[in-house]
RNA sequence: AGAGUUUGAUCCUGGCUCAGAACGAACGCUGGCGGCGUGGAUAAGACAUGCAAGUCGGACGAGAAAUCACAAGAAGCUUGCUUUAAUUGGGUUCUAGUGGCGGACGAGCGAGUAACACGUGAGCAACCUGCCCAAAAGUGGGGGAUAGCCCGGGGAAACUCGGAUUAAUACCGCGUAUGGUCUAGCAGGACAUCCUGCGAAGAUUAAAGGUGGCUUCGGCUGCCGCUUUUGGAUGGGCUGAUGGGCUCGCGGCCUAUCAACUUGUUGGUGAGGUAACGGCUCACCAAGGUUACGACGGGUAACUGGUCUGAGAGGACGACCAGUCGCGCUGGAACUGAGACACGGUCCAGACACCUACGGGUGGCAGCAGUCGAGAAUCAUUCACAAUGGGCGAAAGCCUGAUGGUGCGACGCCGCGUGGAGGAUGAAGGUCCUAGGACUGUAAACUCCUGUCAUCAGGGAGAACAAACCUACGUGGUUAAUACCCGCGUAGCUGAUAGUAGCAAAAGAGGAAGGGACGGCUAACUCUGUGCCAGCAGCCGCGGUAAUACAGAGGUCUCAAGCGUUGUUCGGAAUCACUGGGCGUAAAGCGUACGUAGGCGGCGAGGUAAGUCAGAUGUGAAAUCUCCGGGCUCAACCUGGAAACUGCAUCCGAUACUGCCUUGCUUGAGUAGUGGAGGGGCAUCUGGAAUUCACGGUGUAGCAGUGAAAUGCGUAGAUAUCGUGAGGAACACUAGUGGCGAAGGCGAGAUGCUGGACACUUACUGACGCUGAGGCACGAAGGCCAGGGUAGCGAAAGGGAUUAGAUACCCCUGUAGUCCUGGCAGUAAACGGUGUGCGCUUGGUGUGGGAGGACUCGACCCCUUCCGUGCCGGAGCUAACGCGUUAAGCGAGCCGCCUGGGGAGUACGGCCGCAAGGCUAAAACUCAAAGAAAUUGACGGGGACCCGCACAAGCGGUGGAGUAUGUGGCUUAAUUCGAUACAACGCGAAGAACCUUACCUAGGCUUGACAUGCUUAUCGUAUCCCUAUGAAAGUGGGGAGUCAGUUCGGCUGGAUAUGCACAGGUGCUGCAUGGCUGUCGUCAGCUCGUGUCGUGAGAUGUUGGGUUAAGUCCCGCAACGAGCGCAACCCCUGUGAAUAGUUGCCAGCACGUUAUGGUGGGGACUCUAUUCAGACUGCGGUGCUUAAACCGGAGGAAGGUGGGGAUGACGUCAAGUCAGUAUGGCCCUUAUGCCUAGGGCUGCACACGUACUACAAUGCUCAGUACAAUGUGAACCGAUACCGCGAGGUGGAGGAAAUCUGCAAAACUGGGCCCAGUUCGGAUUGGAGGCUGCAACUCGCCUCCAUGAAGUCGGAAUCGCUAGUAAUGGCACAUCAGCAACGGUGCCGUGAAUACGUUCCCGGGUCUUGUACACACCGCCCGUCACAUCAUGGAAGCCGGUCGCACCCGAAGUACCAAUUUUCGGCCUAAGGCGAGGCUGGUAACUGGGAUGAAGUCGUAACAAGGUAACC
Repeated sequence: AGAGUUUGAUCCUGGCUCAGAACGAACGCUGGCGGCGUGGAUAAGACAUGCAAGUCGGACGAGAAAUCACAAGAAGCUUGCUUUAAUUGGGUUCUAGUGGCGGACGAGCGAGUAACACGUGAGCAACCUGCCCAAAAGUGGGGGAUAGCCCGGGGAAACUCGGAUUAAUACCGCGUAUGGUCUAGCAGGACAUCCUGCGAAGAUUAAAGGUGGCUUCGGCUGCCGCUUUUGGAUGGGCUGAUGGGCUCGCGGCCUAUCAACUUGUUGGUGAGGUAACGGCUCACCAAGGUUACGACGGGUAACUGGUCUGAGAGGACGACCAGUCGCGCUGGAACUGAGACACGGUCCAGACACCUACGGGUGGCAGCAGUCGAGAAUCAUUCACAAUGGGCGAAAGCCUGAUGGUGCGACGCCGCGUGGAGGAUGAAGGUCCUAGGACUGUAAACUCCUGUCAUCAGGGAGAACAAACCUACGUGGUUAAUACCCGCGUAGCUGAUAGUAGCAAAAGAGGAAGGGACGGCUAACUCUGUGCCAGCAGCCGCGGUAAUACAGAGGUCUCAAGCGUUGUUCGGAAUCACUGGGCGUAAAGCGUACGUAGGCGGCGAGGUAAGUCAGAUGUGAAAUCUCCGGGCUCAACCUGGAAACUGCAUCCGAUACUGCCUUGCUUGAGUAGUGGAGGGGCAUCUGGAAUUCACGGUGUAGCAGUGAAAUGCGUAGAUAUCGUGAGGAACACUAGUGGCGAAGGCGAGAUGCUGGACACUUACUGACGCUGAGGCACGAAGGCCAGGGUAGCGAAAGGGAUUAGAUACCCCUGUAGUCCUGGCAGUAAACGGUGUGCGCUUGGUGUGGGAGGACUCGACCCCUUCCGUGCCGGAGCUAACGCGUUAAGCGAGCCGCCUGGGGAGUACGGCCGCAAGGCUAAAACUCAAAGAAAUUGACGGGGACCCGCACAAGCGGUGGAGUAUGUGGCUUAAUUCGAUACAACGCGAAGAACCUUACCUAGGCUUGACAUGCUUAUCGUAUCCCUAUGAAAGUGGGGAGUCAGUUCGGCUGGAUAUGCACAGGUGCUGCAUGGCUGUCGUCAGCUCGUGUCGUGAGAUGUUGGGUUAAGUCCCGCAACGAGCGCAACCCCUGUGAAUAGUUGCCAGCACGUUAUGGUGGGGACUCUAUUCAGACUGCGGUGCUUAAACCGGAGGAAGGUGGGGAUGACGUCAAGUCAGUAUGGCCCUUAUGCCUAGGGCUGCACACGUACUACAAUGCUCAGUACAAUGUGAACCGAUACCGCGAGGUGGAGGAAAUCUGCAAAACUGGGCCCAGUUCGGAUUGGAGGCUGCAACUCGCCUCCAUGAAGUCGGAAUCGCUAGUAAUGGCACAUCAGCAACGGUGCCGUGAAUACGUUCCCGGGUCUUGUACACACCGCCCGUCACAUCAUGGAAGCCGGUCGCACCCGAAGUACCAAUUUUCGGCCUAAGGCGAGGCUGGUAACUGGGAUGAAGUCGUAACAAGGUAACC
């Protein structure tokens, strides 16, 4: 310090989430030791049991007990001893009671409380203060009671009543008064009441003793008490302890969906009351007081020092420790007292619990332990008063669950350990593996050491918390005193923790490591299992058969006696922004003006000193934090000092700025004068054009309307046309990013009234200003009320169309409304999506209204300037788009508004409204986004340009028939599998009878049909023959056969068998892959380097102007170049040349034949096959241009890539193929492998694709007759010849080929047929044959004879083709025993028609535009309905809580009054009752909308011109 997440990518806005620290925590797994802390946060729920406040006998009487080396008495006798329970006195100890002090502290808790409760600083001249200290003065003399005890009574008990008797430091008078208090006066002071000092006289007001010493018994004296008075509190130090009460300034929560509150209320006078001021209370008088700077109400909450976090400012919190407050079962009340309205006191009421004899009583753990309950959750019914502190006491001492300790809990912080060194066969095991190895890992084993902690036993010594008190002795002071008392010294006594800490000895590595994580954020990766299942998840998101994300394992990372999870707080979050944000489009400027409070405010001078600044003083408790030290072995912890505590108050200064007061100024603002501009407003009047209607004339069959129609109007005369009239509304042209107005808005003309702005000018006022919460006014359209008006238009409604539907778009009608008057309403995408006013900051160019200058006779043009209104642009700003002197720039002022999306501008409440509705305005719940701008694509029933057999123009087809073939479907034991929009369907398959073959049935084999290695055995190798069985495969039996090499070793090779490794799989996954292929598309595109532009994605280049088949080329240009594509290079073909002539050719020469290049010969020609040539826009015109190029003609065999082929950019379709082969993973292993036989792939109600043959006369048929090319051939092609009608057979010349083989057909010539189901057509079927082959039944082809089906040119629709093309005719070849071939691949023959053109259909390219699309329009997406779940609003009612009000009743208690007695009554009031309400919560039949939910229904509203532009 940041990171992840919206997108295809980017930038911004914006939320969500994470990494950090912390905790009185809890939960999960785990757990060795110690120190220091800490531990009922929930039910202020209820509590069994024990303890937590007593003490004093030196205040008092009494009693009890035991005791005494006491005294007296008594008794006994051994007369000086003994005894004594019962006698008296004394001492000691204990106890109930009276009395004193304490119990108001200490300890607990945080319910209440929004308050002078707390914090801080002041004040009390308005107060109190027991015990303590100092000072002064006293402590005299009396009295009457009462507990206890005793006796008696009541009661279950708690307790209580009566009688008798008794004491005090208990109680009450009297005396005294240093003093105090009250009542005059005087002086001084001050802050308003007043304060201080002096003070005559008078009134009033005290007391208690106890215990020591000495005693001459008179008293003296010490200590502790008592009474009165005064003083004392400035700190921790010192020679003097405090603690409280009251008042005030300032500060610290949420809510306006709480806006008004208040009657003792605000003040005064008087009185009462209090320690004291005060409406604190009362009587009277006045009518005040608080509040937008938030009263009152509601909700929540103890406050602070501080704690946590944070860079800080802040934010959250208020455990432990410390200060304050409040409370003590709930409510009320007082008493006592210095102090309480009292935690372990009293009284009353209530709830709860307990006891009871039913009459009545008792209790209060929010003290320490502990129990139950509720809860995620929080400890021992422990030890000790040894220390510190507190109470009482003269003291010893007693009491002390305060406190000091221990225990329990990893709850937290801190420290320590679980060993150290060496140790590589890098052991075993485990995991992974590319099979080599790697990791675990010096880790272990093993060797040598050490001994912390824990453990065990013990020794010695008596560390610290211990010093006082006290006792003894000594000594100083006091005193008459060697008493007492106060000091000092020495000695003695006292330890809960604890036999603990610490020290030292022993033994043995022995007893001591886990948790979480490992997709990114975030350090750390592999295997296996699982297969959108199980599960994970903080966010994004993983999981649908190769999961680093689930689960397990190995490994790694991290922290460590802990580690994770959950919860909460702060941080990150500048995401409420003071520091430190925004508002044109992301959330956000009120529709507009006027104006109140408030905020802010021009130039100069003087004063003041409130703000501001500086200094000083006081305070800011301690602890905490920080720094420097010190002590526990360190640390945590404890502790000394300093600093700090940013605050508040007071005093003294400064005066620049702000404020306040005074006084000036003119530039801000305003007033007056002159002038012109204007749809500014209101009222009244007037006008013409047009529509409609009425009447009349002319006139006849249509009019109107639409994409096309129909409804509608019209022969009762429409429309059209002419005239006259009526009525309402709106004002053509002018008219203009022109004018006016605050905005809404304003448009014929005239008149009247009226508002504002502007320019010029000189005078005047003298800051009078700006903004503006509330408030008030205006405010389009639509709507409402009342009354008018109504021509046109026109919601609703009706009808006609369209449509699947059409409650719409279109058409015909048409009511409210639109218009006027008066009122209401108060909203709009009320928009410049831009609040208002002021100042400053380069420019250019229009336009509206003025003024001035120069020039002119005058004007215009021109120049300057002010006010408005536009465009373009600089700096600057902005996320970008854009804004840019009319700012969205730079400043300062004021107001309004925003804080993720949805829920929702909704609910509830309030205000307004006649209503409709408006204003104000949430939450639950839900999502991880929603959004702005720009980019690249894609898309559009957007635009522009261009191309293509894309359309059009033509030719021929398909779709109808029959057959062939492929596919779907059906069937089947099986009909193996794949391909399946274009881009599957005569496709894989260039050839399924067996084989193929993968499928089915049946029979068999199991190291296997095939490969390699090992083990063992055999060699009689191998191999062959015979035989049984069987459909075969196979399974058995029998026989023959004596391998080769050799180093002579059963050594090597080879073979067979057995077993083991393994083979094998057309089993799955083409969505794990390689390779290959299809398609867009032979379309012209796709990119890169450098540079430049942009924050960036990206852009530029590649766009533009031309041109091309082409990103082809030229020109221009912030681009310059380059690559893959295009083109060319390659092949065939078209012309020519050269070379070469066999198997090809034959012109000329010669020979020869029935005939034939047959022969000699030749290279001329054709041809063959090699090398060359040739074509490159050269010319004219056009071309924005001396360009590219196009057009034309010439020459030429060929002309503008001559024709054809091969060649397929970046990429798209998870396109196709695991069944061509290869290959990861998974699966099968006596079977999913292998062999065999038979069957199937050929199955047939049906549908589709592709073909063939046809339907005929441009034909068919018969006869005659001519001309090819590419290719093939040895298990082959096969001639002449013969046989057969034919298929074919016999036979075998020639040919491994320019040599041999093979009839080209259509065409042409001639004859027949004569438009018909035919001399067309040939399906189907019967018969007879042929060929191949082990084998033609399922299931081959061919021939002959016979048969002679459908079909007469094909609906919707649809395909191919632009020239040697279509159409048409035949030939050859691959596969192949044969064939399903009518298929495929090639070859040659004959050989057309048409293209105006690019509007439309389809596909494609470029540019541009819109976009809410980006798995990209086969996209996205809206609403109702149906189902499920969730939260919420309304709701008759039902049930609570709380608050005040009215009334009734009224305990205890206080004060007073009254009463003859017991006593009763009145005032106030808690609780209770009753009534009507306010606020708030729960629940509810039913009901409203909302949200969410893989595959529901209906439509298609929005996004493109979204198919009617969208929206308010």
Notes:
A computed fold for a 1512-nucleotide RNA from an uncultured prokaryote, annotated as small-subunit ribosomal RNA. Model confidence (mean pLDDT): 81 of 100.